Model confidence (mean pLDDT): 76 of 100. SAM riboswitch aptamer (S box leader) from a soil metagenome, 177 nucleotides, folded computationally. It matches the Rfam family "SAM riboswitch aptamer (S box leader)". From the family's description: The SAM riboswitch is found upstream of a number of genes which code for proteins involved in methionine or cysteine biosynthesis in Gram-positive bacteria. The RNAcentral record of the sequence draws on MGnify.
RNA sequence: CUCAUCCAGAGAGGUGGAGGGACCGGCCCUGAGAAACCUCGGCAACCUGGGGAUCGGCAAUCUGCCUGGAAGUUCGAUCGGGUUUUUACAGCCCCUUUGAGACGGACAGGCGGAUCGCCGGGACUAAGGUGCCAAUUCCGGCAGAUGCUGACCAUGGUCGGCAGUCUGGAAGAUGAG
Repeated sequence: CUCAUCCAGAGAGGUGGAGGGACCGGCCCUGAGAAACCUCGGCAACCUGGGGAUCGGCAAUCUGCCUGGAAGUUCGAUCGGGUUUUUACAGCCCCUUUGAGACGGACAGGCGGAUCGCCGGGACUAAGGUGCCAAUUCCGGCAGAUGCUGACCAUGGUCGGCAGUCUGGAAGAUGAG
């Protein structure tokens, strides 16, 4: 400097001997013993660790459904050629173009499912690192909204007051970086 949290929670003993609640104001705590230190206990769950069910994301593999749908096959029509025939038509064969009914289902899109892996969340736990264990960070401080209220002049306005309520900030504390 950045981010998160700060109306919850949790104290006994010993040493010590006059202050303490960060600052300012208020209001409190304190010789029925302040600060500080030590011992034991506790609270909490910020960081690390552990962590069942389960949830989310990503990737791989397999797979289901839906929609569209290429090639190809088939059928019909058709240009041309061949075959047969004295010739022509028809038929048949090859081929061109084309249509769409049917088959087909490469591929694309959408919605899922399963398995495995990785990442994240996660109630809970309290082993480790901190922190904390009077009063909401004890309350206010700055700004806004709102409420109550005072003085002055002239209806209305001007100037204030309120440790009233709400919101935001400042400052501080703790953790993590």